[in-house]
């Protein structure tokens, strides 16, 4: 230098062009003689970055940065 695969909540991931969820954690509640554990509940997102298609974009397209393979 090329080529292929990733980037979406604090973490681990979903979400096949129509409101962006799920575990687990954190914080409030319940339950216990008090922790755990069990239960219920809230918050937490410019979907890496700019731009382009489209009525509509995490999603498709182009270029950039990040991380992981591979080829020379």
């Nucleotide at each position: 230098u090329c080529c292929c695969c990733u980037g979406u909540a604090g973490c681990u991931c979903a979400a096949u062009g129509g409101u962006a969820g799920a575990g687990c954690g954190u914080c409030c509640g319940a339950c216990u003689g008090u922790u755990a554990a069990u239960c219920g509940g809230c918050a937490g997102g410019u979907u890496g970055g700019u731009g382009g298609u489209u009525c509509g974009a995490a999603u498709c397209c182009a270029c950039c940065c990040g991380g992981g393979g591979g080829a020379g």